[in-house]
Context: one part of a larger RNA
RNA sequence: UGACGGGGGCCCGCACAAGCAGCGGAGCAUGUGGUUCAAUUCGACGCAACGCGGAGAACCUUACCUAGGCUUGACAUGCACUGGAAUGUCGUAGAAAUACGCCAGCCCUUCGGGGCUAGUGCACAGGUGGUGCAUGGCUGUCGUCAGCUCGUGUCGUGAGAUGUUGGGUUAAGUCCCGCAACGAGCGCAACCCUUAUUGCCAGUUGCUAACACGUUAUGGUGAGCACUCUGGCGAAACCGCCCCGGAUAACGGGGAGGAAGGUGGGGAUGACGUCAAGUCCUCAUGGCCUUUAUGUCCAGGGCUACACACGUGCUACAAUGGCCGAUACAAACCGUCGCAAACCCGCGAGGGGGAGCUAAUCGGAAAAAGUCGGCCUCAGUUCGGAUUGUAGUCUGCAACUCGACUACAUGAAGCUGGAAUCGCUAGUAAUCGCGGAUCAGCACGCCGCGGUGAAUACGUUCCCGGGCAUUGCACU
Numbered sequence: 001u002g003a004c005g006g007g008g009g010c011c012c013g014c015a016c017a018a019g020c021a022g023c024g025g026a027g028c029a030u031g032u033g034g035u036u037c038a039a040u041u042c043g044a045c046g047c048a049a050c051g052c053g054g055a056g057a058a059c060c061u062u063a064c065c066u067a068g069g070c071u072u073g074a075c076a077u078g079c080a081c082u083g084g085a086a087u088g089u090c091g092u093a094g095a096a097a098u099a100c101g102c103c104a105g106c107c108c109u110u111c112g113g114g115g116c117u118a119g120u121g122c123a124c125a126g127g128u129g130g131u132g133c134a135u136g137g138c139u140g141u142c143g144u145c146a147g148c149u150c151g152u153g154u155c156g157u158g159a160g161a162u163g164u165u166g167g168g169u170u171a172a173g174u175c176c177c178g179c180a181a182c183g184a185g186c187g188c189a190a191c192c193c194u195u196a197u198u199g200c201c202a203g204u205u206g207c208u209a210a211c212a213c214g215u216u217a218u219g220g221u222g223a224g225c226a227c228u229c230u231g232g233c234g235a236a237a238c239c240g241c242c243c244c245g246g247a248u249a250a251c252g253g254g255g256a257g258g259a260a261g262g263u264g265g266g267g268a269u270g271a272c273g274u275c276a277a278g279u280c281c282u283c284a285u286g287g288c289c290u291u292u293a294u295g296u297c298c299a300g301g302g303c304u305a306c307a308c309a310c311g312u313g314c315u316a317c318a319a320u321g322g323c324c325g326a327u328a329c330a331a332a333c334c335g336u337c338g339c340a341a342a343c344c345c346g347c348g349a350g351g352g353g354g355a356g357c358u359a360a361u362c363g364g365a366a367a368a369a370g371u372c373g374g375c376c377u378c379a380g381u382u383c384g385g386a387u388u389g390u391a392g393u394c395u396g397c398a399a400c401u402c403g404a405c406u407a408c409a410u411g412a413a414g415c416u417g418g419a420a421u422c423g424c425u426a427g428u429a430a431u432c433g434c435g436g437a438u439c440a441g442c443a444c445g446c447c448g449c450g451g452u453g454a455a456u457a458c459g460u461u462c463c464c465g466g467g468c469a470u471u472g473c474a475c476u
Base pairs, nucleotide, nucleotide: 002475004472005471007470009468010467011466012465013464015460016459019424020423022421026315027314028313029312030311031310032309033308034306035305042053043052064301065300066299068297069296070295073124077123078122079121080120081119082118083117084116087104088103090101091100092099093098106115107114108113126290127289129288131286135284136283137279138278139277140275142273147186148185149184150183151182152181153162154161155160166177167176168175192267193266194265195264197235198234199233200232201231202230203229206225207224208223211222212221213220238261241255242254243253244252245251317417321376322375323374324373325372326371327370333364334363335362338357339356343352344351345350383414388409389408390407391406392405393404394403430452431451432450433449434448435447436446
């Protein structure tokens, strides 16, 4: 100087408290440990591993196992020599890779050769092999916490201090005042995106107030650009105005006006550094190891196993509910290797059909909770849907291991969950559906979108994490 203290002081955060809904009990989904296995590929392990890498393991992926093959190699470049083929259809063998056979089968040329390609040989390729404790890059975390430093000066023999401490204030080392300091940099804030209000411009594919036409009906048509909307340029918020408090300061409390009020809401943005944190299996890369194998091709299997344990979710245990019928209102997004309407068939998954659409035009598309009417009457039930049987649909070369969905039948556990523990302060929690990436198919996960829409916060004693100055110290 730091670090530490079951030292004291000040301050903050869903940290506690006040509330709401959960997890922990059940069934299932998913990840992990363990066990098993020929293999159950590998990594990740307190917070900060465990619906994590994986935005999609039937084959492929795939790195693992078993069996069958290849050895200049599945892939790159160069040299030498040899060839004209390479490649493809068909046939035979085979699980395929592949092997053999038959047929088809190159271009340019100055005639030297060149291109392309195959074989042989040589250099070399290859490695998801090891080391993240040799590394780059990227990332997590403390933490969007308010900190971390420098130049010159001054003080101290020196390590170092000062500045950065103090009095106030702020979300903030934010600002004001003071001061042997005066300035500056990285952070904070602002500049960026989005959302909330509005003016102007623009008016199709959007919209429809007025006029007209037409229809059972609908902006359907003429017409219009008012309104909504779309999207470009602007405006608007600054403690600016008023009152009070305060050192007359910074600032704080209240009020007016306003769509919005004191950083308006949300996002992007992550200082110096910490954890030899994570990643050599994205990629790059040093040393090491391997080279008829730790490389590579292929078939089948495995990653999907199952006495068990844990994490994260979904569905429930019902009447604020379940079932049946009728009916209303979104946003965001996707679509030509695609989205697919009307119509027809099927109880249904789906099948046929193919208009329209490169999409403000057409389609996915039905929003659901909601509202109205009816049934159920507290029961392991018209709750709950696991499990199992049968019959099917779709994708795909192929659903046995091991896909999703449908119909009929079956109808398990579960009557609100011990100790313990998580999230959330407002359009939030809770609840309801919709879309997208990946993707042939496969979503209870993830990433987005809107609908309905709460309760509570006295307060900072305590638990956890953090900031500042101070004190002790057997640590540095």

A computed fold for a 476-nucleotide part of an RNA from an uncultured bacterium, annotated as small-subunit ribosomal RNA, 3' major domain. The full RNA is in RNAcentral, with records from ENA and SILVA.